[in-house]
C1' cells in the first nucleotide's frame, strides 16, 4: 500500500464519523484485528 472481517474506543445498554436516499442502501473518511 492493497484486501478481509468489524466498531473496540462511548459518562449502563446500545450507538465509529460525515454525506445522498422514503426506505432499503449505497458512498467516502476514522479506528481495532487478520490476510498479502
Nucleotide at each position: 500500500g492493497c484486501u478481509u472481517u468489524c466498531a473496540a474506543c462511548a459518562u449502563c445498554c446500545c450507538c465509529g464519523u460525515c454525506c445522498g436516499a422514503a426506505a432499503a442502501c449505497g458512498g467516502a473518511c476514522u479506528g481495532a484485528a487478520g490476510g498479502c